The prediction has a mean pLDDT of 77. The RNA shown here (Bacterial RNase P class A) has 383 nucleotides and comes from a Gammaproteobacteria bacterium. Rfam family: Bacterial RNase P class A. It is annotated as a ribozyme.
[in-house]
RNA sequence: GGAGCCGGCCGGGCAGCCGCUUCGGUCCUUGCGGGCCGGGGAGGAAAGUCCGGGCUCCGCAGGGCAGGGUGCCAGGUAACGCCUGGGGGGCGCGAGCCCACGGAAAGUGCCACAGAAAACAUACCGCCCAAGCGCGGCCGGUUCGCCGUCCGCGCCGGCAAGGGUGAAAAGGUGCGGUAAGAGCGCACCGCGCGGCCGGCAACGGCUCGCGGCACGGUAAACCCCACCCGGAGCAAGACCAAAUAGGGAAGCAGGCGGGGAGCGAUCUCCGCGACGCGCGGCCCGCGCGGGCUUCCGGGUAGGUCGCUAGAGGCGUUCGGUGACGAGCGUCCCAGAUGAAUGGCUGUCCCCGACAGAACCCGGCUUACAGGCCGGCUCCCGUG
Numbered sequence: 001g002g003a004g005c006c007g008g009c010c011g012g013g014c015a016g017c018c019g020c021u022u023c024g025g026u027c028c029u030u031g032c033g034g035g036c037c038g039g040g041g042a043g044g045a046a047a048g049u050c051c052g053g054g055c056u057c058c059g060c061a062g063g064g065c066a067g068g069g070u071g072c073c074a075g076g077u078a079a080c081g082c083c084u085g086g087g088g089g090g091c092g093c094g095a096g097c098c099c100a101c102g103g104a105a106a107g108u109g110c111c112a113c114a115g116a117a118a119a120c121a122u123a124c125c126g127c128c129c130a131a132g133c134g135c136g137g138c139c140g141g142u143u144c145g146c147c148g149u150c151c152g153c154g155c156c157g158g159c160a161a162g163g164g165u166g167a168a169a170a171g172g173u174g175c176g177g178u179a180a181g182a183g184c185g186c187a188c189c190g191c192g193c194g195g196c197c198g199g200c201a202a203c204g205g206c207u208c209g210c211g212g213c214a215c216g217g218u219a220a221a222c223c224c225c226a227c228c229c230g231g232a233g234c235a236a237g238a239c240c241a242a243a244u245a246g247g248g249a250a251g252c253a254g255g256c257g258g259g260g261a262g263c264g265a266u267c268u269c270c271g272c273g274a275c276g277c278g279c280g281g282c283c284c285g286c287g288c289g290g291g292c293u294u295c296c297g298g299g300u301a302g303g304u305c306g307c308u309a310g311a312g313g314c315g316u317u318c319g320g321u322g323a324c325g326a327g328c329g330u331c332c333c334a335g336a337u338g339a340a341u342g343g344c345u346g347u348c349c350c351c352g353a354c355a356g357a358a359c360c361c362g363g364c365u366u367a368c369a370g371g372c373c374g375g376c377u378c379c380c381g382u383g
Base pairs, nucleotide, nucleotide: 001379002378003377004376005375006374007373008372009371010370012348013347014346015345016344017343018342020041021040022039023038024037025036026035027034028033043354047365048364050363051362052361053360054359055233056232057231058230067229068228069227070226071225072086073085074084075083076082087101088099089098090097091096102224103223107222108221109218110217111216124163125162126159127158128157132155133154134153135152136151137150139148140147141146171189172188173187174186175185176184190213191211192210193209194208195206196205197204198203237305238304239303240302247296248295249294250293251292252291255272256271257270258269259268260267261266275289276288277287278286279285312331313330314329315328316327317326318325319324349352
């Protein structure tokens, strides 16, 4: 100088003016509310709503089934599918990165195409002809019927080494062995079981012993094993409480006739009368109206609480490899509800990305212009 890896942090600054919201103080106001002064006012992801917990209501003796989730080991934590450390596997020269990483000798299913065969193994090409049978040939023997060695071919067979197919083919290499072959035998490697040693464990090591070796892959396929999980969610939930309608109680007013429904209480329809209202006042007439008052309880609109002091931030000491924990000190840091957190001007720079709280917290994931800090690796050059 170049190329990378890991961790932490920031996310336009400053000034002036005008607003919005909330809290505290003070003044005015019966109250609603308003004035002044002071303090606070979005994020690292407030997002996706994917996990875990707090909180609230409902349910719940205990246990089980169903369903869902998690899945190497140990630790951290309120808890987790998160984090830390470790083990194993894979990738990278390396710093480092990635992995649902329990069980396939409990059972079931599946494995396209190709291929003989995709799992109780099998045989397309190929290799073999030792044993058995047949045919042919040479030679030999012969009692002329035939018999025998050898050679060749075929049948019945043997083999799984080689070729070929496939993502994957029933341990690998070598030597022996054989008719040809084969863990058939042996050596080494691999594998399984056991033992010993190290480690809390996952697991690792061994110059140890046994077994020729038995088992293809797939469980984010069913399944098995172990562990965890009651349901719904702040529109949870609690309180105050209008108008109208409906429910209950009391008081007052409550005419007559007829029809209908119902066992009935009662409800309903029609006519007449009385009463009230309207047609400017009065009479006639016409139209409209149908009990009134008070109290009680439920509930709606609306309002209040829940609501932000918390598994809280910062600093420091101690314990721990670390995640984290403990102690001390210090700080208070949004709480809206048609829903505030903004606008304008000036100035500076590298000209500003993704994006807006809605009960709270811990995580994960996703989006993100640009920039800062720390640690580390590899390569090249120079001294």